Model confidence (mean pLDDT): 85 of 100. A computed fold for a 74-nucleotide RNA from a Gemmatimonadota bacterium, annotated as transfer RNA. Lineage of the source: Bacteria > Pseudomonadati > Gemmatimonadota. Rfam family: tRNA. About the family: Transfer RNA (tRNA) molecules are approximately 80 nucleotides in length.

This record gives sequence, C1' cells and structure tokens, in this order.
RNA sequence: GGGGCCAUAGCUCAGCCUGGGAGAGCGCUUGAAUCGCACUCAAGAGGUCGAGGGUUCAAAUCCCUCUGGCUCCA
Repeated sequence: GGGGCCAUAGCUCAGCCUGGGAGAGCGCUUGAAUCGCACUCAAGAGGUCGAGGGUUCAAAUCCCUCUGGCUCCA
C1' cells in the first nucleotide's frame, strides 16, 4: 500500500443477506415466595445501533467516506 471481517443495552451477542415493531441471555431495580439469604417466578429501568453524508415515504439494515479493533497478502 491492497483485500476480508467486526463495531447494536453495563457485559456476551442476535437482528443486516430479503428496508417498516430495536431484541435475547447475564447483570441492575422492584415485587412475590422464605424467619432471612440464595435459587425460582413476575414486572420494570437501561440504546443518539462507531461517526458523517447520500438514496428512500421510511435506514441498525442499501451506497460512499472516515475512525477504531482483528486478520490475510505484499
């Protein structure tokens, strides 16, 4: 210098290919249960979907650029 992959909740990740409700597990809070704790059950909070721009009625998703990480070639 060139190619590929990854970036989504506090953590680990799904969703992207095929555009339309932002989700799961763990963790956190509250309640139930227990003499109490843990386990279990129920409910809830928590997200500018890495950044900017474009296309579109509508973008986590498609296109372009940039940033960071991993990896391959030279």